[in-house]
Context: one part of a larger RNA
RNA sequence: UUGGGUUUAAAGGGUGCGUAGGCGGAUUUGUAAGUCAGUGGUGAAAUCCUGCAGCUUAACUGUAGAACUGCCAUUGAUACUGCAAGUCUUGAGUACAUAUGAUGUGGGCGGAAUGUGUAGUGUAGCGGUGAAAUGCUUAGAUAUUACACAGAACACCGAUUGCGAAGGCAGCUCACAAAACUGUAACUGACGCUGAGGCACGAAAGCGUGGGGAGUGAACAGGAUUAGAUACCCUGGUAAUCCACGCCUUAAACGAUGAUUACUCGAUGUGUGCGAUAUACAGCACGCGUCCAAGCGAAAGCGUUAAGUAAUCCACCUGGGGAGUACGAUCGCAAGGUUGAAACUC
Numbered sequence: 001u002u003g004g005g006u007u008u009a010a011a012g013g014g015u016g017c018g019u020a021g022g023c024g025g026a027u028u029u030g031u032a033a034g035u036c037a038g039u040g041g042u043g044a045a046a047u048c049c050u051g052c053a054g055c056u057u058a059a060c061u062g063u064a065g066a067a068c069u070g071c072c073a074u075u076g077a078u079a080c081u082g083c084a085a086g087u088c089u090u091g092a093g094u095a096c097a098u099a100u101g102a103u104g105u106g107g108g109c110g111g112a113a114u115g116u117g118u119a120g121u122g123u124a125g126c127g128g129u130g131a132a133a134u135g136c137u138u139a140g141a142u143a144u145u146a147c148a149c150a151g152a153a154c155a156c157c158g159a160u161u162g163c164g165a166a167g168g169c170a171g172c173u174c175a176c177a178a179a180a181c182u183g184u185a186a187c188u189g190a191c192g193c194u195g196a197g198g199c200a201c202g203a204a205a206g207c208g209u210g211g212g213g214a215g216u217g218a219a220c221a222g223g224a225u226u227a228g229a230u231a232c233c234c235u236g237g238u239a240a241u242c243c244a245c246g247c248c249u250u251a252a253a254c255g256a257u258g259a260u261u262a263c264u265c266g267a268u269g270u271g272u273g274c275g276a277u278a279u280a281c282a283g284c285a286c287g288c289g290u291c292c293a294a295g296c297g298a299a300a301g302c303g304u305u306a307a308g309u310a311a312u313c314c315a316c317c318u319g320g321g322g323a324g325u326a327c328g329a330u331c332g333c334a335a336g337g338u339u340g341a342a343a344c345u346c
Base pairs, nucleotide, nucleotide: 004317005316006315007300008299012314014201015200016199017198021194022193023192025088026087027086028085029084030083031082033081034080035077036076037075038074039073040072041071042070049065050064051063052062053061054060091191092188093187094186095184096183097182100179103177104176105175106174107173108172109171110154114150115149116148117147118146119145120144121143125136126135162169163168206247207246208245209244210243211242215241216240220236221235222234223233258313259312260311261310262309263308266291267290268289269288270287271286272285273284274283295302296301319346320345321344328339329338330337331336
């Protein structure tokens, strides 16, 4: 490379947008590049293959043919692909209308809880645990009442719910921005799909500068436990967690399942809309779930949200360890990231 694969055995890129490239709906005409057919030329000889012949046979040799799957030229064919021109509406998009949602960004506001401060009441404990102790407390704690302040998170509703490309998104409200869906079938007329590089987004932790700091809490300190206890438990507690701006770019970034399109029995629940309407029941579209037929699968299981049947494009895999290491390159302030071997060994 061919072939075979990628839910769980090795293997789907974290996600999107999109360049090149690859692939691409219906129909008409032209062209004849690909494609197919004929003819001519060339394709040295030897070799290979086939027939016959010569050395007693064979190897070997001679001779005739075939072959040399190719290239060039020319004459035709036109189904398919390409190219050129035209037409179409189902793919795709636009317009209009309705309605939806924890979609995003930026403001404003709210109550509960927690902590702290001040003041009052009040007196000896509080706290914590398996049991304790460290700790707090007569300089008046804990408890309780009032007021004030601070930061962070939003109980109930809440769901097998909803939205978002993914990461993710939840108090209320305002502004701005975006989005799929449904309906009409008015407009454009293949404008599409995928997408190497590229660009953008990307939890948490971490980094830089400046704020903020209630609670929680790596590190750290103390108390316990224990043979020990650099832990689990307890008392404290710095960074962090929060905000703004700038980096980092990784996760079991998971549905461990790439994107798009078409096709293939049913049952049932649910969200949004449509149509119909009496409010049921049944219907249509797009989602979110559960169970199953065929089929698939090593099985578990999947099963119109496929892991079924097919097509296009991309990514990736090829025994375990060494190793996601070394070296080089590149990105980064750093931490590190990306790319990514070999010797050796089983």
Predicted 3D model of a 346-nucleotide part of an RNA (small-subunit ribosomal RNA, central domain) from a Bacteroidia bacterium. Rfam family: Bacterial small subunit ribosomal RNA. Gene Ontology terms of the family: ribosome and structural constituent of ribosome. Model confidence (mean pLDDT): 85 of 100.